[in-house]
RNA sequence: UAGACUAAAGGCGAUGGAGUUCGCCGUUAACCGUCCUGAAAGGGACCGAUGACUCCUACUCUCAA
Numbered sequence: 001u002a003g004a005c006u007a008a009a010g011g012c013g014a015u016g017g018a019g020u021u022c023g024c025c026g027u028u029a030a031c032c033g034u035c036c037u038g039a040a041a042g043g044g045a046c047c048g049a050u051g052a053c054u055c056c057u058a059c060u061c062u063c064a065a
Stems, first nucleotide, its partner, number of pairs: 010025004016056006033046005
């Protein structure tokens, strides 16, 4: 100097928060849903508060009192 391996702070997993757990990135990073239309910009439709499990809260609809 080059390559490989391991580990850490920290961050992330389509709309808020808590616990457990899994995965990814670890800084020129990981991540930022699906479909239709459009050359692009843009427009339209659908869907989810979780990556997963258990809960809290917010929102929408329905029913009952």